Annotation
Predicted 3D model of a 693-nucleotide part of an RNA (large-subunit ribosomal RNA, domain II) from an activated sludge metagenome. The RNAcentral record of the full RNA draws on SILVA. Model confidence (mean pLDDT): 82 of 100.
Context: one part of a larger RNA
RNA sequence: GCCAACGAGUUUUAUUAACUAGUUUGUCUAAGCGUCUCUGACGCGGAGGCACAGGGAAACCAAGUCUGAAUAGGGCGCAUCCCGCAAGGGGUACUAGUUGGUAAAGACCCGAAGCCAAGGCGAGCUUGCCAUGACCAGGUUGAACCCCACCGAAAGGUGGGGGGAGGACCGAACCGGUGAACCGUGCAAAAUUCUCGGAUGAGUUGUGGUAAGAAGUGAAAAGCUAAUCGAGCUUGGUAAUAGCUGGUUCUCUCCGAAAUAACUUUAGGGUUAGCGUCUUGCAUCACUUUCCGGAGGUAGAGCACUGAAAGAAAUUCCGUGGGGAAACUCAGGUAUUUCUAUCAAACUCCGAAUGCCGGAAAAUCGGCAAGGCAGUAAGAACGCGGGCGCUAAGGUCCGCGCUCAAGAGGGGAUAAGCCCAGACCUUCAUCUAAGGUCCCCAAAUCAGGCUAAGUGCAAGCUAAGGAAGUGAGAUUCCUCUGAUAGCUAGGAGGUUAGCUCAGAAGCAGCUAUCCUUUAAAAAGUGCGUAAUAGCUUACUAGCUAAGGAGUUUUGCACCGCAAAUUCACGGGGCUCAAGCCUGAUACCGAAGAUAAGGACUCCGCCGCAAGGCGGUUUGGUAGGAGAGCGUUUCCAAUGCAGCGAAGUCGAACCGUAAGGUUUGGUGGAGCGUUGGGAAGUGAGAAUGUUGGC
Numbered sequence: 001g002c003c004a005a006c007g008a009g010u011u012u013u014a015u016u017a018a019c020u021a022g023u024u025u026g027u028c029u030a031a032g033c034g035u036c037u038c039u040g041a042c043g044c045g046g047a048g049g050c051a052c053a054g055g056g057a058a059a060c061c062a063a064g065u066c067u068g069a070a071u072a073g074g075g076c077g078c079a080u081c082c083c084g085c086a087a088g089g090g091g092u093a094c095u096a097g098u099u100g101g102u103a104a105a106g107a108c109c110c111g112a113a114g115c116c117a118a119g120g121c122g123a124g125c126u127u128g129c130c131a132u133g134a135c136c137a138g139g140u141u142g143a144a145c146c147c148c149a150c151c152g153a154a155a156g157g158u159g160g161g162g163g164g165a166g167g168a169c170c171g172a173a174c175c176g177g178u179g180a181a182c183c184g185u186g187c188a189a190a191a192u193u194c195u196c197g198g199a200u201g202a203g204u205u206g207u208g209g210u211a212a213g214a215a216g217u218g219a220a221a222a223g224c225u226a227a228u229c230g231a232g233c234u235u236g237g238u239a240a241u242a243g244c245u246g247g248u249u250c251u252c253u254c255c256g257a258a259a260u261a262a263c264u265u266u267a268g269g270g271u272u273a274g275c276g277u278c279u280u281g282c283a284u285c286a287c288u289u290u291c292c293g294g295a296g297g298u299a300g301a302g303c304a305c306u307g308a309a310a311g312a313a314a315u316u317c318c319g320u321g322g323g324g325a326a327a328c329u330c331a332g333g334u335a336u337u338u339c340u341a342u343c344a345a346a347c348u349c350c351g352a353a354u355g356c357c358g359g360a361a362a363a364u365c366g367g368c369a370a371g372g373c374a375g376u377a378a379g380a381a382c383g384c385g386g387g388c389g390c391u392a393a394g395g396u397c398c399g400c401g402c403u404c405a406a407g408a409g410g411g412g413a414u415a416a417g418c419c420c421a422g423a424c425c426u427u428c429a430u431c432u433a434a435g436g437u438c439c440c441c442a443a444a445u446c447a448g449g450c451u452a453a454g455u456g457c458a459a460g461c462u463a464a465g466g467a468a469g470u471g472a473g474a475u476u477c478c479u480c481u482g483a484u485a486g487c488u489a490g491g492a493g494g495u496u497a498g499c500u501c502a503g504a505a506g507c508a509g510c511u512a513u514c515c516u517u518u519a520a521a522a523a524g525u526g527c528g529u530a531a532u533a534g535c536u537u538a539c540u541a542g543c544u545a546a547g548g549a550g551u552u553u554u555g556c557a558c559c560g561c562a563a564a565u566u567c568a569c570g571g572g573g574c575u576c577a578a579g580c581c582u583g584a585u586a587c588c589g590a591a592g593a594u595a596a597g598g599a600c601u602c603c604g605c606c607g608c609a610a611g612g613c614g615g616u617u618u619g620g621u622a623g624g625a626g627a628g629c630g631u632u633u634c635c636a637a638u639g640c641a642g643c644g645a646a647g648u649c650g651a652a653c654c655g656u657a658a659g660g661u662u663u664g665g666u667g668g669a670g671c672g673u674u675g676g677g678a679a680g681u682g683a684g685a686a687u688g689u690u691g692g693c
Stems, first nucleotide, its partner, number of pairs: 001693006011105013026050003032044005054061002064076004081090003108247002111244001115237003119234003127211009136201001138170003141166001145162007174198003179194003213229001215225003250628006260273005274376002276373007285366001288362007300350001301348002306344003310340006317333002320331004379404002382401007409420003424598004429594003435588003438572003444585007456574002465559002469556010486543005492516003497511003522537001526535002599618001602615005629682001631679010647666008
């Protein structure tokens, strides 16, 4: 991992609602007792409970009572069941049962870490201690002390020899465990290899003994107390508790949510409301559309108020700054008024659309009330109106809507929330939606433009800035009296203008910028020189020859433009568009619509019923309601079976499903059907349990 078996809303008591049954001379008996065919029936038993009367805190009173001074008012009650001529039936009441809830209990099942025990077991591991034993190769150093020699007056000194101290030194056994490697489904639940510390000591070690669970032991790390220690293990309390996680077993039909509000030691839990479902009742009350009548201060707009804020003018006041001796002048400020152009969630002289309230009509099938049962209270994206944020976020918080959640199908290459569209079943039938029609891949052509960038190839995003890209338009000027470009030629003189300067000659800088000859030529456009020189331009003539030069609006393109596996429109590929814009006509395309057949829900009509006709419904999580299938066993009735039961392996058939029937093989002794009763009643999931492989 797979297979098989087992595996989770149960039981008791009480209470509540619905349904069924009995009684309604109101109802039911409890304990107990008696009888019998004695592990179950029948009878007795009315003690007692509920009901029959309420009001009050109570005493108490009573169809009334409480409050109150009250004979008032008010609160809670009584005055009261329906159908039927009647009989009777239903309701009400009581009782019993079934089902759905609730409470107390282990309470649907499994799951803690923990707490307690005046229960027990542990010191064969380890810590300390006690008793008794054992062990420590070899080498080094050379304390005290003793002896000898020499020196000294002595105290003493020097040297030599002996000696053998030490929590001394080096280093095996032994004890340890420093660093690293290796191992890390290991050789090993801590090892191995190299390296390293101690190695006569507070040393190591054998055997026996002793101290324990709030206790021991501890050269102290909360270490160790049997691979377990901030309180051992085992058993019990015990099915501890778990607002938490996981799991919770057959089928079909009808309806179908919520992710919000208030409160909460509350925020991943609850209670009530909201939203769902079922039953009963009311009867047009709800929603939508149209019409009529209302309230309002949003969007927008405006500046009439409150404020903000720009420019100009006039006037009032100030006397700050510059200039000036002063007069004065230039700038500046304050306030008011006028004009022009503005701004506002907490401004409004104005003011919609929607929405809201009331009334009427129509259509639809909703609405309201009481009661039973819930689930939900983590929501998400998208569009619109906003707050916060950075007019950031797949951000966050509100409002309106929609989809997902709980919704399949088609489109978007791919895809919860986008677009189209809501799946009862069958069909190798038709028409469409969104979206598409070169190939992958179903379906397309025509006409007119644009783009050259592979721009682009659904929409959307793609900046500021830059540029003789190219299309369309507007407008100005020059032009056969010859434009623009090109080529040929000229481009001069006073004069090197004056000043400045070492120099300043068109061309460092400052000032001025005249005159003359001319077809034309600047006191000079740029380069250049130390300054000159030189080249060139403006300007002019000739040659040539027909358009030329700007400004501006707009379409499509260009640069700006850098990302990590495939260069990337989904791909191939496309400019001979299969790209973009415009127009036209076809086609494809869904579980949509239609066609044909069938099933089911609800409503109406017919019918005793079965059923028929017409209309209508049938996506669905949590959840509510209904109808069924199957398993085991009991009761009653009735059957099958050695001429082969159950089980098991196949096959065929039937039913909308759970399932059922028949038959062949195997098997070898029990098993069904019908009507009822009762449950240890249905497995694929729980790191489920046990077994097998």